RNA sequence: ACUGAAACAAGGCAUCCCCAUUGAAAGAUGGGUACGCAAAGUCACCGGCCUAAAGCAUUGCGGAUCAUUCGAUGACCCCGCGCGCCAAGGCAGCGGAACUGCCAGG
Numbered sequence: 001a002c003u004g005a006a007a008c009a010a011g012g013c014a015u016c017c018c019c020a021u022u023g024a025a026a027g028a029u030g031g032g033u034a035c036g037c038a039a040a041g042u043c044a045c046c047g048g049c050c051u052a053a054a055g056c057a058u059u060g061c062g063g064a065u066c067a068u069u070c071g072a073u074g075a076c077c078c079c080g081c082g083c084g085c086c087a088a089g090g091c092a093g094c095g096g097a098a099c100u101g102c103c104a105g106g
Base pairs, nucleotide, nucleotide: 002105003104004103012037013036017032018031019030020029021028022027035093041099042098045096046095047094048091049090050089055085056084058082060081061080062079063078065075066074067073068072
């Protein structure tokens, strides 16, 4: 440096779900629990995926304000809801890159 068919030693991690905390959410942390994992160790650099608070936008709905021929219509683009876009928020147990590491083999 490469490899992981089989075996050994120390052993390690922990899916779904439940509870608590946290967060706008995605998610995270801790406890319980084990689907699995030889990097299921670290790292958001590349691709991918998740969320959309703030922001932007809005032809939908409702409200406010204004005008009028007082029927409602029009204007305003102010507010709320909905729809849409968006990462500066996330996912390393989706793939790649990078870094580190136990055992064994030649």

Description
The prediction has a mean pLDDT of 82. Predicted 3D model of a 106-nucleotide RNA (c-di-GMP-I riboswitch aptamer) from a Rhodocyclaceae bacterium. Of the family's consensus pairs, 95% are formed in the model. Taxonomically the source falls in Rhodocyclaceae (Bacteria, Pseudomonadati, Pseudomonadota, Rhodocyclales).